Overview
Model confidence (mean pLDDT): 81 of 100. This is a predicted structure of a 1205-nucleotide part of an RNA (large-subunit ribosomal RNA, half B) from a Minisyncoccia bacterium. It matches the Rfam family "Bacterial large subunit ribosomal RNA". Rfam links the family to the GO terms structural constituent of ribosome and ribosome. The RNAcentral record of the full RNA draws on ENA.
Context: one part of a larger RNA
RNA sequence: CUCCAAGGAACUCGGCAAAAAAGCAGCCGUAACUUCGGAAUAAGGCUUGCCCUUCGUUCAAUCGAGGGGCCGCAGCUAAAGUAUCUCUGGCAACUGUUUAACAAAAACACAGCUCCCUGCGAACUCGAAAGAGGAUGUAUAGGGGGUGACACUUGACCAAUGCGAGAAGGUCAAAUAACGACGGUGCGAUCACAUCAAGCUGAUUGUUAUAAGCCCUCGUGAAUGUCGGCCGUAACUAUAACGGUCCUAAGGUAGCGCAAUUCCUUGUCGGGUAAGUUCCGACGCGUUGAAUAGUGCAAUGACUGGAGAACUGUCUCGGAGACUCGCUCGGUGAAAAUACAAUACCGGUGAAGAUGCCGGUUACCUGCAGUUAGACGAAAAGACCCUAGAAGCUUUACUGUAACUUGAUAUUGACCAUACGUGCUCCAUGCGUAGCGUAGAUGGGAGGAUUUGAGGCGUUCCUUUCGGGGGGCGCUGAUCCGUCGAUGAAACACCAUUCUUGGAUUAUGUAUGUUCUAACCUCGGCGGCAUAAACGCCGGGAGACAGUAUCUGGUGGACAGUUUUAGUGGGGCGCUAUCCUCCUAAAAAGUAACGGAGGAGCCUAUUAAGUUCAGCUAGGCGCGAAUGGAAACCGUGCCGAUAGUGUAUGGGCACAAGCUGGAUUGACUGCGAGACGUACGUGUCGAGCAGAUGCGAAAGCAGAGCCAAGUGAACCGACCGUGGGCGUUAGACGCCGCGGAAGAUUAUCGGACAAAAGCUACUCUAGGGAUAACAGGCUAGUUCCGCCUAAGAGUUCAUAUCGACGGCGGAGUUCGGCACCUCGAUGUCGGCUCACCACAUCCUGGGGGCGGAGAAGCUCCCAAAGGUUUGGCUGUUCGCCAAUUAAAGUGGUACGCGAGCUGGGUUCAGACCGUCGUGAGACAGGUUGGUCUCCUAUCUACUGCAGGCGUUGAUGCUUGAGGGGAAUUGACUCUAGUACGAGAGGACCGAGUUGAACGGACCGCUGGUCUACCUGCUGUCGUGCCAACGGCACCGCAGGGCAGCUAUGUCCGGAUCGGAUAAUCGCUGAAAGCAUAUAAGCGAGAAGCCGGCCCCAAGAUGAGGCAUCGUCAAGACCCGUGAGAGAUGAUCACGUUGAUAGGCGUUAGGUGUACGCGCCGCAAGGCGUUGAGCCGGGACGUACUAAUCCGUCGAUCUCGUCGGG
Repeated sequence: CUCCAAGGAACUCGGCAAAAAAGCAGCCGUAACUUCGGAAUAAGGCUUGCCCUUCGUUCAAUCGAGGGGCCGCAGCUAAAGUAUCUCUGGCAACUGUUUAACAAAAACACAGCUCCCUGCGAACUCGAAAGAGGAUGUAUAGGGGGUGACACUUGACCAAUGCGAGAAGGUCAAAUAACGACGGUGCGAUCACAUCAAGCUGAUUGUUAUAAGCCCUCGUGAAUGUCGGCCGUAACUAUAACGGUCCUAAGGUAGCGCAAUUCCUUGUCGGGUAAGUUCCGACGCGUUGAAUAGUGCAAUGACUGGAGAACUGUCUCGGAGACUCGCUCGGUGAAAAUACAAUACCGGUGAAGAUGCCGGUUACCUGCAGUUAGACGAAAAGACCCUAGAAGCUUUACUGUAACUUGAUAUUGACCAUACGUGCUCCAUGCGUAGCGUAGAUGGGAGGAUUUGAGGCGUUCCUUUCGGGGGGCGCUGAUCCGUCGAUGAAACACCAUUCUUGGAUUAUGUAUGUUCUAACCUCGGCGGCAUAAACGCCGGGAGACAGUAUCUGGUGGACAGUUUUAGUGGGGCGCUAUCCUCCUAAAAAGUAACGGAGGAGCCUAUUAAGUUCAGCUAGGCGCGAAUGGAAACCGUGCCGAUAGUGUAUGGGCACAAGCUGGAUUGACUGCGAGACGUACGUGUCGAGCAGAUGCGAAAGCAGAGCCAAGUGAACCGACCGUGGGCGUUAGACGCCGCGGAAGAUUAUCGGACAAAAGCUACUCUAGGGAUAACAGGCUAGUUCCGCCUAAGAGUUCAUAUCGACGGCGGAGUUCGGCACCUCGAUGUCGGCUCACCACAUCCUGGGGGCGGAGAAGCUCCCAAAGGUUUGGCUGUUCGCCAAUUAAAGUGGUACGCGAGCUGGGUUCAGACCGUCGUGAGACAGGUUGGUCUCCUAUCUACUGCAGGCGUUGAUGCUUGAGGGGAAUUGACUCUAGUACGAGAGGACCGAGUUGAACGGACCGCUGGUCUACCUGCUGUCGUGCCAACGGCACCGCAGGGCAGCUAUGUCCGGAUCGGAUAAUCGCUGAAAGCAUAUAAGCGAGAAGCCGGCCCCAAGAUGAGGCAUCGUCAAGACCCGUGAGAGAUGAUCACGUUGAUAGGCGUUAGGUGUACGCGCCGCAAGGCGUUGAGCCGGGACGUACUAAUCCGUCGAUCUCGUCGGG
């Protein structure tokens, strides 16, 4: 690759794979839904060849419609080639695109929608720049973000983040200016030294002036994003329209909802099915939710679920055939791998799973074909995990950089205006009260102003404390003011100086704005030229802006370099990291753990909690006593350290270290013999000396505190001191040094830096079984099983049955603990296939007890021989359900079995949802997709088959030590409707019949297959043509089919029986005058044990036995013909004295009436000859052909130089 009885998805994660139907031909006929285009070739039905003929058509070939006839099992152009369909969900609108080589998808894209930016030298992108794209485009254009056709919609929140706008205030850089400080110089002052005003000046310093940004004020969600809790309440109950309260920027609206989102969960109800963890429809306290879009939706999809029809070897359950590989032969001839091998099994041991060690058992030597259980098989220095590194990515980690932006200066010029600051000049201005009143201050001062117009009137301007004051103009034309009184101060009578405030002119500076043109920029035209650049000329625009350079503030994962500790019964999360006290700590010291318990990061000085001197005794209980109580203060007795100690614990403390009072500052300076302790660095104690003190009469005591915690190296360093050094000298000053000294939750506390967080499933490297996940090992808390005791339940009654509170064991199946082999690899759940073992037995068997009437049961004892179902759901193991069954056992075997299969689950890379995270990403959460290597097996093992040698030559027949196989059980009938029982019901024992499943053999029957058999049919090529045949098209397709091989077909099997036993039941019977199945003795007793049944078997090296033959050579081999045999060997049959194979003949059987000829018909075709012709492996017969002849070994004997003859 072909075919298949009966069934028809029962297979399986899943109809995977295969099969089948239809066959973009004709005629009919087509539903829901719909965006009206579709859906649609929907679905479904009928026809299809050849011959003759009629009509129409074509130039013709022809084609179409109709009528009649013929053949076959079958007419789409029978071969080749060529969509299976329907119903219903999810997701995505669609066609498209993608991980070249494990993912084609639900991911990307898409048209459409929306937001933001961009006015043209556009934004944006590339580029040190020139320049280019955008675009030879111009807002109906271009760029960017989000969403993703279409339909209906798109809610609330601007507190945070971002973005936009704003500019009053705060903060704030460089540079510059002004003014100071501090220096230098210094006309000059001073007689001089010293010192110093003005001025000039300074790389020092301060203040003021000056930008953006940030703070600030608004706006903005189709920007990043976010969208609550508690309590109560209705006339059954339940629930809560309603109310209260807290918080918020606001509390999730419409929709949808157990979902690609729901943990609990296989939610509950309904549907479909015999049975439905999936599916569909509902319900809803839900980790849902509205352009990270919400909800629908026709069409589309190699997407992903569920159901059905058809169909089938997917399956029950396998069988036959073809071809290739394999096997044998001839030729050629690799690779991986290989410590050594003379390479068994069982039990044990052992770095904890042994071919190699120990003890047993088994085993003659060597190959060939096969199977893969083991060689912790091969391959790849494990991708998981950890340790140490690396890399990529992220961000409100750290530090920088590009870029953007801000200001200053330069390039960089001119005229104005305005505002502000400053200076000169001029003018004005000045209201406490008292007072005629608007008195700036001080001084002078007795007169001053006035036809150069006093006063008044009119009008107007400025100012105002609303009273007035100061001007201008016109008219008029001669007065007005002071001195006096009041007032702290006296006259704007007058003069001078000056202050406050305001104004004007001018000078200067700053800022802003308009204008100009000539730098700079740009456009156009022209010139020669290459209508290139560059240059020049002319004109236009713009213009001191822009651009650029330097300095400077801001923004700045766009980019870069890095950091992101350790301990840890794996790692992570948690906790811890320094110091003090106790226990552990094993009576010196010291001593670990993520051992058990507590503390510290201080406090106290004038009312000490320090020093000294002196004095004192707490606390509890009993009794008494106004308010008065359990406790206040008082009295008294007893006990005796329980009290107290600043602060934990330990050790102390009454002579007190406890309490009270007086005086005080030794809570001193300079030192320090000597010890303790110690890796070092730190740390601890300290008599005594000198100085100066306090208390005490004195001896004396005092260098903090009853003691043991209250802490931090080096560098840096404010500040103080200093006979030191350097800056040529002096002074001043600076820097350094030296002596002190503040400053560290440097708390990861012996402190890496002034300065540091994360992700990796896109990952990588070095290592580790020093360290996790699987399995093994040890252990046995947990788990399972058993026992003891017996409170109680059981009407009564502990022990028929159940058994609390407790106690004692066993097993090594669970969850664990440990981290012992393995990280230079021991493949992980479940299923399939194939199993082997244990027994704590699910069934069948034998028994004891029963709260056993019978039947049915409960419980215990013995027993491992065999058996122990099929389906629905789910990846499931498990479990639930349906239907059966005698029963649907529990465990072990690397949770048996991936060099035997699968790959649904888990556990790489893609993607979606929910949730978490600012993010990269993450999730024992869900969902979809996703390379299972070796054509070859060396050894052991196992299943088979040979060769050698041995067994004292052979042939044949055997024995059976030993080994293996088989071993199941139901139902019905009779006994008997009997025993029993009120009845209902209903047996033991015994006898028989018939099944299920399993196994063996066979092919007569029923079937399957049958690629050398027969027949039919299509297309095409060929044998010259017709006819008849042949080749090819899966054996071309199709219908049948002998032998053989086969099951679903047929026959048979399990037994009967004997022996010894288990639990159990007995006989006789003592020890122990009884009793007792036991001690002596004798029995019964099971599917179990040993036989019995079947098979292998003398390599049973222990190699057996018997018969016959044999040097007068037995026998065997080679060789040949073969099949009842077969991978090759082998076995068996035969080898001329022969039917072994071929051939031939006859015949069974298969197919189904050959060719040719004749007759009939226009033809296709039919009839007759004819049950014809043809036929593979069947049977029988027949020597026609081939099995010819020769040869080799062989017990024995002889020679031998040991080859042989």